A computed fold for a 102-nucleotide RNA from Desulfosporosinus youngiae, annotated as c-di-GMP-I riboswitch aptamer. The coordinates come from a structure-prediction model, not an experiment, and the mean pLDDT is 77. Its Rfam family is "c-di-GMP-I riboswitch aptamer". The family is grouped with related families in Rfam's "c-di-GMP_I riboswitch clan".
[in-house]
RNA sequence: AAUCGGUUGGGGUAAACUUCGCGAAAGCGAAGGACGCUAAAAUCAUGGGUCUAAGGCUGCUAAUUCAUAUUGGAAUUAGGCUAGGAUCGCCAGAUUACAAGC
Numbered sequence: 001a002a003u004c005g006g007u008u009g010g011g012g013u014a015a016a017c018u019u020c021g022c023g024a025a026a027g028c029g030a031a032g033g034a035c036g037c038u039a040a041a042a043u044c045a046u047g048g049g050u051c052u053a054a055g056g057c058u059g060c061u062a063a064u065u066c067a068u069a070u071u072g073g074a075a076u077u078a079g080g081c082u083a084g085g086a087u088c089g090c091c092a093g094a095u096u097a098c099a100a101g102c
Stems, first nucleotide, its partner, number of pairs: 006102003011038003017032006035089001042095003046092003049087003055082003060079007
C1' cells in the first nucleotide's frame, strides 16, 4: 500500500399504522411515521413461492327466471378454474453500485 473479515459511526432506505389519491382486488404513489435493513431493503417479475380474480373459461354444484314439450335448451346470481395483475422488505438469478476510524 492493496485485498479479505470483524466492529463502531456517518450516510442511505423505511414495516405496521394514519390521511389523501389510483386500482375490481391484491396492491401501488405522496405526506406523516419507524419495525427493520444497510452493501445492496438499489434496479429487473427471468425461475420458484405467495396474494388477488376485473376480464375470460366452465355448467361440474346450488338457486331463480324464460322458453319448450320430450327431456334436451337459454339467461342471471352465487360457487369452481385461470395472470396478460401484484409482490425484488419471500428466495434464487442477472445488472449497477458509497464510505471515515479501529